[in-house]
RNA sequence: CAUCACGGAUAAUCGCGCAGCUGUUUUCAGUUGUGAGGAAAGUCCAUGCUCACACAAGCUGCGAUGCUUGUAGUGUUCGUGCGCAGCGAAAUCAUAAGCUGCGGCUCUCAAGUGAUUGAGAUGACGGCAGGAAAAAGAGCUAAGGGGCAACCUAAGCUUGAGUACCCUUGAAAGUGCCACAGUGACGAAGCAAUAGGGGAAACGCUAUUGGUGGAACGCGGUAAACCCCUCGAGUGAGCAACCCAAACAUAUGGUAGGGGCACUUUUCUCCUGGAAAUGAACAGAGAGAAGAGGUAUGAGUAACCCUCAUACAGACAGAUGGUUAUCUCUGAAUCGACUUCACCGUCUUUUCUAGACAGAACAUGGCUUACAGUG
Numbered sequence: 001c002a003u004c005a006c007g008g009a010u011a012a013u014c015g016c017g018c019a020g021c022u023g024u025u026u027u028c029a030g031u032u033g034u035g036a037g038g039a040a041a042g043u044c045c046a047u048g049c050u051c052a053c054a055c056a057a058g059c060u061g062c063g064a065u066g067c068u069u070g071u072a073g074u075g076u077u078c079g080u081g082c083g084c085a086g087c088g089a090a091a092u093c094a095u096a097a098g099c100u101g102c103g104g105c106u107c108u109c110a111a112g113u114g115a116u117u118g119a120g121a122u123g124a125c126g127g128c129a130g131g132a133a134a135a136a137g138a139g140c141u142a143a144g145g146g147g148c149a150a151c152c153u154a155a156g157c158u159u160g161a162g163u164a165c166c167c168u169u170g171a172a173a174g175u176g177c178c179a180c181a182g183u184g185a186c187g188a189a190g191c192a193a194u195a196g197g198g199g200a201a202a203c204g205c206u207a208u209u210g211g212u213g214g215a216a217c218g219c220g221g222u223a224a225a226c227c228c229c230u231c232g233a234g235u236g237a238g239c240a241a242c243c244c245a246a247a248c249a250u251a252u253g254g255u256a257g258g259g260g261c262a263c264u265u266u267u268c269u270c271c272u273g274g275a276a277a278u279g280a281a282c283a284g285a286g287a288g289a290a291g292a293g294g295u296a297u298g299a300g301u302a303a304c305c306c307u308c309a310u311a312c313a314g315a316c317a318g319a320u321g322g323u324u325a326u327c328u329c330u331g332a333a334u335c336g337a338c339u340u341c342a343c344c345g346u347c348u349u350u351u352c353u354a355g356a357c358a359g360a361a362c363a364u365g366g367c368u369u370a371c372a373g374u375g
């Protein structure tokens, strides 16, 4: 440094929430039991569940707008991005976030004259590539050629145009933008001066320097510009979801209130609802009964198995706490002894010390972050 475990216990007393039992007219009393973590945090990823939307298949019925099961559609939607390999949960397979290893590129720091080497990374790490290239038409000049002469004439040059049309590589390189200044801000673009050099001329070529500017052609920058490509994905919201619903009768609304909501789960019965009436599929956030399984503690048993008993937080303006005493872990100081040159260390006496990060809120799994101290 990394990983794992622990990170308190007992008793009394007062108080709070829930469940069972007993009593009690009302919601009150008594009693028994029970009541927050390794991360409960982050919300990075996912699974289950609920509702809505979309699509498809099916069920009942005279008739779907009802119900059940699933996730299609490839795009005017959303996400994704260095390459390869492996690991990676919710009981299997698979996969997400994430983790690991090797390699490439980029950035930061250090060393070095330099090439480079080493260490590190919250790396919005796919794509802005390379090449070659006319003609018609218009204009300038007149070497050569023609002509007595005046003059005519391009195969020379400028423009058209570094444009049209093409080629190569790639999964994908198309259209834009870089104000002002400057000739010009990425187009085989580009002003001025000087020098050299070609030519008959017209008119080109090369080098250096200069001006503007943050940057002047550097294999420029920009896709967090529009967009293109690769791969992938039903979408959105979320327990404050969602359901029921009193207060004179009916309809509507959805307040008070209740459910959802408590270890997991199966079956049965009744009741309620169920396209205007009947009835079915089907549903239940209605009541009850029976059973299976998991964990913990206790009892029986020589012990295990097994059997029996008890328990499994469920709140929502949000409980799970306060006080006193004792014990133990840890740490600090201290008397003495052993050991040692001394310190450290070991044993013992006394005093003080529970002490880090931190509160369940639909459930679960992975990941990440925080953490005094001891082993």
Stems, first nucleotide, its partner, number of pairs: 004375003008327007016035008037357001041368002044366005049238005054071006077233003081229001082103006104125001105123001106121006126228002129168003137159004144153003174226002176222003191210006198203001242259003263293008271284003294312007329355001331352003336347003
Molecule: Bacterial RNase P class B
Organism: Alkalibacterium olivapovliticus